[in-house]
Context: one part of a larger RNA
RNA sequence: CCUUCGUUAAGGAACUCGGCAAAAUGACCCCGUAACUUCGGGAUAAGGGGUACCUCGUUAUCGUGAGUAAGUAUACCUUACAAGCGAGAAGAGGUCGCAGAGAAUUGGCCCAGGCGACUGUUUAGCAAAAACACAGGUGCCUGCUAAAUCGCUAAGAUGAAGUAUAGGUGCUGACGCCUGCCCGGUGCUGGAAGGUUAAGGGGAAAGGUUAUCCGAAAGGAGAAGCUUUGAACUGAAGCCCCAGUAAACGGCGGCCGUAACUAUAACGGUCCUAAGGUAGCGAAAUUCCUUGUCGGGUAAGUUCCGACCCGCACGAAAGGCGUAACGAUCUGGGCACUGUCUCAACGAAGGACUCG
Numbered sequence: 001c002c003u004u005c006g007u008u009a010a011g012g013a014a015c016u017c018g019g020c021a022a023a024a025u026g027a028c029c030c031c032g033u034a035a036c037u038u039c040g041g042g043a044u045a046a047g048g049g050g051u052a053c054c055u056c057g058u059u060a061u062c063g064u065g066a067g068u069a070a071g072u073a074u075a076c077c078u079u080a081c082a083a084g085c086g087a088g089a090a091g092a093g094g095u096c097g098c099a100g101a102g103a104a105u106u107g108g109c110c111c112a113g114g115c116g117a118c119u120g121u122u123u124a125g126c127a128a129a130a131a132c133a134c135a136g137g138u139g140c141c142u143g144c145u146a147a148a149u150c151g152c153u154a155a156g157a158u159g160a161a162g163u164a165u166a167g168g169u170g171c172u173g174a175c176g177c178c179u180g181c182c183c184g185g186u187g188c189u190g191g192a193a194g195g196u197u198a199a200g201g202g203g204a205a206a207g208g209u210u211a212u213c214c215g216a217a218a219g220g221a222g223a224a225g226c227u228u229u230g231a232a233c234u235g236a237a238g239c240c241c242c243a244g245u246a247a248a249c250g251g252c253g254g255c256c257g258u259a260a261c262u263a264u265a266a267c268g269g270u271c272c273u274a275a276g277g278u279a280g281c282g283a284a285a286u287u288c289c290u291u292g293u294c295g296g297g298u299a300a301g302u303u304c305c306g307a308c309c310c311g312c313a314c315g316a317a318a319g320g321c322g323u324a325a326c327g328a329u330c331u332g333g334g335c336a337c338u339g340u341c342u343c344a345a346c347g348a349a350g351g352a353c354u355c356g
Stems, first nucleotide, its partner, number of pairs: 001351008010342002014340001019337001027051005036041001038174001052095005061087004067081005096100001108335007115327002120132002136172007148158003175322004180252003185249002187245005194240003200234002205229005212221003253271005280314001281311001292308005
């Protein structure tokens, strides 16, 4: 010097990102116990006191039980009552020590706020959480050879030996109060008058070939057949189109003016839109400017709590706002407590190191 441990004057978080670590609390009995609350809780809330030994002590109570009574009952058995004897909580008196749960084991507590209702689950080896799940809510699909999934476009299997109070799938996430407006775009569902439209059907028209004809020739004309192309017309779904649908994907304005101080604007005008953000909440796990402003707490507070509202860029099941209980959760504060610190010291054990 290192590791683990013990003790410490005065102070008591001044340490530090942060009370990290340590200390403190702790058992049993008695008293006592707030806000809030879903009336169950909260609660071991908080807070206060007691605890050894000896004696006394009782019709608390326990053990034993002479005996008495009943059961056809004398002895044995069962049940009930029970003198006496023993023990004995509470309580009272006393004794000893610094100290009586004398060691060891054995919750620190309170206040306020965020998030998530809760118990549960998770990154085996940096994350246990506010993430996942959850009961509950709700949309959509599915009538049974169900939908959906696996499988070689299969057989078959799962679904299910289930049958819409069922199964699948998406979102939300106890409970309470609620969940506004927009269907123009995208999607989905339904519709089918019209438009568009594939193969197929159809076969107008044109080309090739040439029996034949014209011509001296070159060449020209050219039926049928064969052949190459192939117009009109017909033609499903889809798309266009029409409607519905937002707890489907999503979206939820701008400018200007106006009140008898000023300021502000209940009010008006105008442009645009499918409709212009309702309730509630709001510098928030969201606020850039920002340590916003005011109030509280501190001697002093970029954090915290309560407000305000100019919401850069909250907002209603990617739910909104509350909420008792719960949490090895996150944030702020207080009490207690301490070597975390002021500021370090001493000691124990084991190492390191030195010598043998």

RNAcentral holds the full RNA, with entries from ENA. A computed fold for a 356-nucleotide part of an RNA from a Thermovirgaceae bacterium, annotated as large-subunit ribosomal RNA, domain IV. Lineage of the source: Bacteria > Synergistota > Synergistia > Synergistales > Thermovirgaceae. The coordinates come from a structure-prediction model, not an experiment, and the mean pLDDT is 85.